A computed fold for a 350-nucleotide part of an RNA from a metagenome, annotated as small-subunit ribosomal RNA, central domain. The RNAcentral record of the full RNA draws on SILVA.
Context: one part of a larger RNA
């Protein structure tokens, strides 16, 4: 390089934006770089192939021919690709109107509950477990009533539901703000798709500085259990969990399924719009666009299964795989405050 693959066997980058690169709608003219045909030159000779000939044969030698499918120049063609000049609207985008949403950021507010503090009532237990004990309580606990403090999370609604590129997002109100969707026309006129490097975002844990600290709770301590028990259970409890700012950059970051476009039976539920129907006021019925589920045909698949939200049929571009262990290790480079991350072998062995 050819070839085969990536849902579960090895293999889709965590996600997005996007320069270079690759690829790119309809139509007309021109061009002739790619492309195609022809001509000429050149592509040393030998060798190889073919056919002859010469050594008595052969090896060997000699001659002719083929081949060297290349390169250069010239002439010609103009369908396709490219270039160039125009035109177009089906891709893409803008404007107008409209409804939906836990999309994001900031500020403010609310009630339930836990804990703590103070006061009242009240008395001997409470708590906890499989059973106990540690623990709390006559310095008055638990229970109960009232008041107060403070932090964190938002029951019901709630969904098989919604939004977001992914991570993720849920009490209520306000302000700022992103995206998607539908409808109607108008406008721009290929402005597109993908994307190595790059840039940004990126759960939890962790780190730095300063706050905060109710509950929970690594570590830790004690009580149990046990042969032991550095655990599971119980009583406590510090980092942390929360906020601000700055780092870290990893996950079973999963639909274990890259992105975009086109095409290919249906049935049924649900969410957000539009149209039609008119006694269905609303609910309904028919239809259409966008999302999200289930079932299922063709087809695909090793099977399981997937099946218009494809794992079907095709196109474009990117990423990745090549037996198990050694090993996501060592070394080097690079990023990080560190923890560590990224890149990533080999010997040896089966």
């Nucleotide at each position: 390089u050819u070839g085969g693959g990536c849902g579960u066997a090895a293999a889709g980058g965590g996600c997005a934006c996007g320069c270079a690169g690759g690829c790119g709608g309809a139509u007309u003219g021109c061009u002739a770089a790619g492309u195609u045909g022809g001509a000429u030159g050149u592509a040393u000779a030998a060798u190889c192939g073919u056919u002859a000939g010469g050594c008595u044969c052969a090896a060997c030698c000699u001659a002719a021919u083929u081949u060297c499918u290349g390169c250069a120049u010239c002439c010609a063609a103009a369908a396709c690709u490219g270039g160039u000049a125009g035109u177009c609207u089906a891709g893409a985008g803008u404007c107008u109107c409209g409804g939906a949403g836990g999309g994001g950021a900031a500020a403010g507010c609310g009630g339930a509950a836990u804990u703590c503090u103070u006061g009242g009532u009240g008395u001997a237990g409470c708590g906890g477990u499989g059973g106990a004990a540690u623990g709390c309580g006559u310095a008055g606990a638990u229970a109960u009533c009232a008041a107060g403090a403070g932090g964190a999370a938002c029951a019901c609604c709630g969904a098989u539901g919604g939004c977001g590129a992914a991570g993720g997002c849920a009490g209520c109100u306000u302000u700022c703000u992103g995206g998607a969707c539908g409808a109607u026309g108008a406008c721009u006129g290929a402005c597109g798709c993908u994307c190595a490097g790059g840039u940004g975002c990126g759960a939890a844990a962790g780190c730095g500085u300063g706050g905060g600290g109710a509950g929970c709770a690594a570590a830790c301590a004690g009580g149990a259990u046990u042969a032991g028990a550095u655990a599971c259970c119980c009583u406590g409890g510090u980092a942390g969990u929360c906020c601000a700012c700055g780092c870290c950059c990893u996950a079973a970051a999963c639909g274990u399924u890259g992105u975009a476009c086109a095409c290919u039976a249906g049935g049924u539920g649900u969410c957000g719009g539009g149209g039609g129907u008119u006694u269905c006021a609303a609910c309904g019925c028919c239809u259409u666009c966008g999302g999200u589920g289930c079932c299922g045909c063709a087809g695909c698949u090793a099977a399981c299964g997937c099946a218009u939200u494809a794992a079907g049929u095709g196109u474009a571009c990117c990423g990745c795989c090549u037996g198990g262990g050694g090993a996501g290790u060592a070394c080097g480079c690079u990023c990080g405050c560190a923890a560590g991350g990224g890149u990533g072998a080999a010997a040896c062995u089966c």